[in-house]
RNA sequence: GUUUGAUCCUGGCUCAGAACGAACGCUGGCGGUAUGCUUAACACAUGCAAGUCGAACGCGAAAGUCUCUUCGGAGGCGAGUAGAGUGGCGCACGGGUGAGUAACACGUAGAUAACCUGCCCCUUAGUCUGGGACAACCUUCUGAAAAGAGGGCUAAUACCGGAUAAUACUUUUAGCCAUACGGUUUUAAGUUGAUGGGACGAGUCUGCGUACCAUUAGCUAGUUGGUGGGGUAAUGGCCCACCAAGGCGACGAUGGUUAGCGGGUCUGAGAGGAUGAUCCGCCACACUGGAACUGAGACACGGUCCAGACUCCUACGGGAGGCAGCAGUGGGGAAUCUUGCGCAAUGGACGCAAGUCUGACGCAGCAAUACCGCGUGAGUGAAGAAGGCCUUAGGGUCGUAAAGCUCUUUUAUCGGGGAAGAUAAUGACGGUACCCGAGGAAUAAGCACCGGCUAACUACGUGCCAGCAGCCGCGGUAAUACGUAGGGUGCAAGCGUUGUUCGGAAUCACUGGGCGUAAAGGGCGUGUAGGCGGUUAGAUAAGUCAGAUGUGAAAGCCCCGGGCUCAACCUGGGAACUGCAUUUGAAACUGUUUAACUAGAGUGUGGUAGAGGAGAGUGGAAUUUCAGGUGUAGCGGUGAAAUGCGUAGAGAUCUGGAGGAACAUCAGUGGCGAAGGCGACCUUCUGGGCUGACACUGACGCUCAUGUAUGAAAGCGUGGGGAGCAAACAGGAUUAGAUACCCUGGUAGUCCACGCCGUAAACGAUGUCAACUAGCUGUUGGGAGGAUCUGCCUCUUAGUAGCUUAGCUAACGCGAUAAGUUGGCCGCCUGGGGAGUACGGCCCCCAGGCUAAAACUCAAAUGAAGUGACGGGGGCCCGCACAAGCGGUGGAGCAUGUGGUUUAAUUCGAUGCAACGCGAAAAACCUUACCUGCCCUUGACAUGUAGCGAACUUUCCAGAGAUGGAUUGGUGCCUUCGGGAACGCUAACACAGGUGCUGCAUGGCUGUCGUCAGCUCGUGUCGUGAGAUGUUGGGUUAAGUCCCGUAACGAGCGCAACCCUUGUCCUUAGUUGCCAGCACGUAAUGGUGGGAACUCUAGGGAGACUGCCGGUGACAAACCGGAGGAAGGUGGGGACGACGUCAAGUCAUCAUGGCCCUUACGACCUGGGCUACACACGUGCUACAAUGGGGGGUACAAAGGGUUGCCAAGCCGCGAGGUGGAGCAAAUCCCUAAAAGCCGGUCUCAGUCCGGAUUGGAGUCUGCAACUCGACUCCAUGAAGUUGGAAUCGCUAGUAAUCGUGGAUCAGCAUGCCGCGGUGAAUACGUUCCCGGGCCUUGUACACACCGCCCGUCACACCAUGGGAGUUGGUUGCACCAGAAGUGGGUAGACUAACCUUCGGGAGGUCGCUCACCACGGUGUGGUCAAUGACUGGGGUGAAGUCGUAACAAGGUAGCCGUA
Repeated sequence: GUUUGAUCCUGGCUCAGAACGAACGCUGGCGGUAUGCUUAACACAUGCAAGUCGAACGCGAAAGUCUCUUCGGAGGCGAGUAGAGUGGCGCACGGGUGAGUAACACGUAGAUAACCUGCCCCUUAGUCUGGGACAACCUUCUGAAAAGAGGGCUAAUACCGGAUAAUACUUUUAGCCAUACGGUUUUAAGUUGAUGGGACGAGUCUGCGUACCAUUAGCUAGUUGGUGGGGUAAUGGCCCACCAAGGCGACGAUGGUUAGCGGGUCUGAGAGGAUGAUCCGCCACACUGGAACUGAGACACGGUCCAGACUCCUACGGGAGGCAGCAGUGGGGAAUCUUGCGCAAUGGACGCAAGUCUGACGCAGCAAUACCGCGUGAGUGAAGAAGGCCUUAGGGUCGUAAAGCUCUUUUAUCGGGGAAGAUAAUGACGGUACCCGAGGAAUAAGCACCGGCUAACUACGUGCCAGCAGCCGCGGUAAUACGUAGGGUGCAAGCGUUGUUCGGAAUCACUGGGCGUAAAGGGCGUGUAGGCGGUUAGAUAAGUCAGAUGUGAAAGCCCCGGGCUCAACCUGGGAACUGCAUUUGAAACUGUUUAACUAGAGUGUGGUAGAGGAGAGUGGAAUUUCAGGUGUAGCGGUGAAAUGCGUAGAGAUCUGGAGGAACAUCAGUGGCGAAGGCGACCUUCUGGGCUGACACUGACGCUCAUGUAUGAAAGCGUGGGGAGCAAACAGGAUUAGAUACCCUGGUAGUCCACGCCGUAAACGAUGUCAACUAGCUGUUGGGAGGAUCUGCCUCUUAGUAGCUUAGCUAACGCGAUAAGUUGGCCGCCUGGGGAGUACGGCCCCCAGGCUAAAACUCAAAUGAAGUGACGGGGGCCCGCACAAGCGGUGGAGCAUGUGGUUUAAUUCGAUGCAACGCGAAAAACCUUACCUGCCCUUGACAUGUAGCGAACUUUCCAGAGAUGGAUUGGUGCCUUCGGGAACGCUAACACAGGUGCUGCAUGGCUGUCGUCAGCUCGUGUCGUGAGAUGUUGGGUUAAGUCCCGUAACGAGCGCAACCCUUGUCCUUAGUUGCCAGCACGUAAUGGUGGGAACUCUAGGGAGACUGCCGGUGACAAACCGGAGGAAGGUGGGGACGACGUCAAGUCAUCAUGGCCCUUACGACCUGGGCUACACACGUGCUACAAUGGGGGGUACAAAGGGUUGCCAAGCCGCGAGGUGGAGCAAAUCCCUAAAAGCCGGUCUCAGUCCGGAUUGGAGUCUGCAACUCGACUCCAUGAAGUUGGAAUCGCUAGUAAUCGUGGAUCAGCAUGCCGCGGUGAAUACGUUCCCGGGCCUUGUACACACCGCCCGUCACACCAUGGGAGUUGGUUGCACCAGAAGUGGGUAGACUAACCUUCGGGAGGUCGCUCACCACGGUGUGGUCAAUGACUGGGGUGAAGUCGUAACAAGGUAGCCGUA
C1' cells in the first nucleotide's frame, strides 16, 4: 500500500533497508587492496608439487683432454666427480576437499592417581668386547615389458651375542600423602637390563551444550553387570570363558531425513534469526571397499597387499595408473582465472656446513567480482544564438548549457632519474613504487526510473491490440501506468534485473500475542506422572546474590594511537568475549530437613430442600382398537380438492373390555445433577449439596499430559413389545417439472432388557481452582435478631435472575455467577480455499470415529458497528392508488406516429413509466440532411493581399437546369484630390465548408422521481471511527406546517407567502365601449344631442386573518361546529421544481474539445425519395344510432387574428368559389354563422332517411408546377360496423362528459397542438388489497445496491494430487552361502647364517598347510523411499455454455448442528 460505498478491528499478501564467493542485461577511464568451480567427492593428456646426507658404508663411470703405443691399446687428468646401492633422518609436516558423520565429531569446563611422545632443552652414567651376513658389484638365466630367479665377493652408525649399569617388575619392611581405588619415598631378595625431568604433540574418559520428524513408541543377547583371562602405550565387553538378568526410553530410546563443527560472517535497537566462502582451530576423507606392515607418530593424498569399477600399454602370456597438491583439459552448469616468474623474503625437510629441495610461500597475469580512492576540466560568457521539445502562438524550456574569451594538467601519453624491502653476500617483483620534465582540453559517462507506495510530466503513436506489472492495478480514441521523443529525478564507472538471507513481521510474541462473536476452551468428571502450593521457629546452603582465582587461542568487532599523499588496507596497545570451572562468604526468598500451628482441606454429630440416580409396585385422563346398543348418510381432509372410510351401517352417541406410550393442572428467568440430562403416586436401596453448635486430624491442597468412568438424538446386534407418532415406501394434490413443502395411508424406529457406537450449534459458542474490587432490585434453601407476632422488617450464608459504577473490550457487550485486577495448572490458535480431506496408524460388528498433511490456487477470507438500498418484515400516513361512479381504449373504417419489411433512397434522432398526432407551430419544388445523374474547386458563406471594374441592368442562343457564349444601358457616393467606402470579377495563398463521428469528452437547455416534503450546514455534545444528535418522540398539518418535550442551540435550500389570473365591493377615468333618466329621429338599430348612473374597459384600493363564538385538546398547536360574509380555513387556477438520481435526452436548435473529409464526407442543379406495404403496436377522428338522423324556424358567448393582410354590402354559381370593392394598422371595420339549446313537423329499430369508407365522373382554389403527392365542392357509389375478449386509460366540480369557436405554423394543406367559452353530472362506505411515495423500526451474505447476491450437478479446456493390476531403481532388516588379502591361533610338511650344544641336535625363524574373524559377491524373504502405470476418485482454475433456484429478507417450507 492492499478486504469496505465509508469505518474500526482481526488477518494475510506486498514494498521501502542492509548484505552476497553471485549470475544476467546495457555501459565501461585509472589506481590500490582483497576475492575468484557454491554444480559432477565427474573423468583426467602433459609438466611440476619430497627429498636430503660422502662428517655412517662399500662400489664407481663417461665425454673431453694430455702422455705413451707393438696402433690392438695402456696410463694420467677429468674424479673418488656423475651415478645407483647399503644405512640414517624426513616422507604422519606443509598443501587439497567436505563425500561420510547427529557422534565425546565439535564447543566449553574438567579428569588421566589409566597413558605415550622422534627431533629440541636440562640432568645422571657410560662410550667396552666379539661374531655372522645381505645389497651394490661380477656372472648365468627367464621375460615383449614391468620385473624376476640362481651362483659368487664385500663394508658400515645395517644385523646378532656378551660385559657394565642410578631403571622396571614380583614379593617384602617402615614412613608420608589420599574420601576411596591408589600415589610416593624407603629396606631386603629374585628376575630383567639404561635413565630422570622439561617442552611440544598425540591417545583415552567425563559434566554440559549441539537440526527436523511421534503419520518413527518401544529398543537391546556382547545386549547390562560381575568374576577370571586375553589384548593395548593406556581404562573399558575392546575381545573371550563362565555366572546373573539386566540396560535404554514421553526429560523422546529406536528408526528415518538432513548436515562437517567452532572462532566467526550477514542482519537486527536488542533478544534473536540465517549462515559456516576467503583467514584461524578441530575433525573426516584421498578412485570405491577391506586390510595390515614400517615407524616416536599412519592403518598413511603423490607407501604396500587384496577385491571392484574405469582408463592405458601388450608379443595376449602379463603389466601400469589414481590432480578433493599447482597450473591445465573435457564434462556438468546461470557461473568462477595463467599449462607464468622466483626461492630474493617468510617458513619447512635433510646436512657440521657450503648447500640441495620446496606449485608452502613471495610475486606477476586474467575478471568492475567486491571494497576504497581519483578523474572525465575550471573561471567568465545573454544576442538568452542555432536546433530539439512544448505552446493559450504571446511565449516557455533544454540554458551559462554551447559557441567565444581566459586558465589549469590530476589521469592517460612521451622523455629522464630511480628506491626501501638486505645487520656480510644474494632482489623474482622491476627500470616497479616514487620524483623531475614535455605538449595539449587534450584520452575518459553511463544506467535505471518519473500512476500511488516513491524523488521526478508533457507531447505524439497505439486503441482490452501491442504491451506493462513488486502490490494495488494500467490499455476498449484525448493513457503523467504500453512504445518513442523532449524534459525531469536518482545513482554514477557503474546502473538495473534475478536469486538468496535477515529486517520491517509484536506474522510463533523469552524480551513481546492471543482463545464470548474475528483462527482458537478438550462434551463432562475422576485421577497418575509433572507443575504449583498456608502460618511460626531452627538447621542447611542445591537454586539465588557478592568477592577472588583460572580459563574464555590468534584473527575479527569496538576504543585510542601509528604506517601507506587520504581511504580501503596494514599495524601497536586496550577493552570486550555477557560463558564455564574452582574457591571464599551472605542467608531475605525458593528448595531440603527438624519441631510446632489452624485460617486451606477433611471427619464425627443435629437439622434441612430437591423432576439427583437405580429397582419394584400402583393410578387416572386421553388416543386407538374390539364387542354390543341407539341411529342414518355422509365422514374426513384442504388455500381449494382428491386419494381414504361409509348403506356389508361409517361418522356421532352410550356401555363394557384390551393394550401400549406419555404423565395436563401444580409449573415459576423455580429445584437437583460433573456434564449428557431429570417431571403422576407409593415404597426399597443409594450419591451429592446446604446449614447450626461443638469436638477431632493437622497442609492431608489446586491443576492435570497419558490413563479411566460417563456421555442427547440417530444408528448397530440379540430377544421382547408395538397404542400414538413416523424416515423409507405407496397413493392424491400442487407445479413447466415436484423424486419436496400440503393431504390419506404406512414399515423400520420411537418403548423394555442386555451389549456396542462416542458423536451434536455436546453453547454461557465463556476450562478449572483461589483471592481482591461500588451499589440497587427480585427469587429458592438454611440460620439469627426484632416487631403492632399467620401476613412484616433487619442481618447473614449457599444458589439463581434483572439493572448498573469503576475497569475492560475492535465494537457489541461483560460487570462479585467478570469478558475487571492478580496467582497456579491444563487444553487450543497462527490468512482463505484445498480439508477436518488423502496416506499411515489406533478404535469399531457396520456405519464410522480419533490422530492428521501436502501439491496447487487466491489477495483476500473474517468480526463488530455506521449509512443507504431492498424484503412475498412490522407500524403510521398520503396520492383518481384501490374502492364507489361517469366516460373511454382494446373489435370496425379512416387519420397520424412507430416497429418491421421493401427500396437506388425510403435522411437522421427519440425506445418501459419518462419513445411512438414525439423533434416536425405544416415534406408537391424549396424545406432536405437521403438517392440518381450533371457540374464547380479559395469554393454557396467570412476575413486578409494584389489587380481590374461603380453597383446594377436589357436582350438573344445552347442546355433538364446549374452553367456557358454573345449583347444593351449605366459611370453613382464621400474626399484634405493622394485616395477611400459599399459591391462585382480575376489570381495566388492563408483559409472557408461539413445536418461527418463521439450526448460515454462537454456547455447550455430539457424530461423524470415530484409540487413528493424533503435535503443540508455552523457551533456544541456523544462515539477510537465511519457517523450520530439536531431532523427522533407526543400531538397536529396539504407541508421538516405548527406546538410541546428534548444535548442541543441556531441557520440555509425547499413548504407557505410575496407575482399573474379569476370571484365581491369601492374609487378614478369615460372612447372606438355603455344607455337608466331627458330630448330628437328611424321600418328597425346608442343612429343623434346628451348623460357618467349601470354593464364593461384598466389603473389604484378594500376584503379572509382560524379574526369572533361554542366544543374537543395538555391552560399548546390545532381540529370540529356556528355566526357574519361575494368568498372560510392554502377560496379556484397558473407561474414557480430543494439536495440529488437515471454516464436519461439532445454534437441534427445553438456553442464546443478531440478525431475524420478537403477536385470531396464541401458547393450548385435536375428528377426521385422522406407519402412504399403480407404485417404488428401506440395516439386519435367518425360511428354503430331514437337522450338519435334529416329538413325548417329561432336564441345566447368568450378569446383571438388582420396590410404580402382580414375582407363587408351587392351580383353570379346547387356548391367549393367567382366578381366586386366599402371599411379597417382595428373596444370603431372584417374574420363572425357560434353550436349544442329551444319551437313545431318527419323517420320507428332496419345494416335503416344509421354509418360514411371506397371508387367513378365533373369541378373550385392555392401555387412556376397538384402524376408520383394538396385541400375543398357537386353528382353518383354506399364497405366494415348492431357497443367490442383478455386486458387497460382518464376524471372528485364549473370537474368528467358533450357542444361549437379562435390562433400559431402556413402560398395551399389540421381528425394534431395550444387557447376560448356554452350546456353540465354521478360517486367517494372506507384504506383490507394492487401501484407509487413519505416517516419510524427490524433483518440482510445486497452497495453496479433484489433487474442484487449466490449454490450444486452436467458439458469443455488446463493444472497439481489420491487409488491402481503392476513395472523400474535406491536404501535397509533377517536367514543362509561364500570367503581374497591380512592379522591372530595351531602345525604332524619343507627349509634354516649369527645363540646354545653332549655336535646327535636344540632354541628361534621362514615358507607351506590349517582354524577363527572378515571385504567384495550371491540366494531367499521382509521393510522403506523415489520414479512410472491402462483405468479411476474427488479437488482447483477458466468474460459471456446447460439444468434448476438451495442460501442471504419471514429468501417465499426460518436457518443451522449431529445422525440415518
About this RNA:
Predicted 3D model of a 1460-nucleotide RNA (small-subunit ribosomal RNA) from an uncultured prokaryote. Model confidence (mean pLDDT): 85 of 100.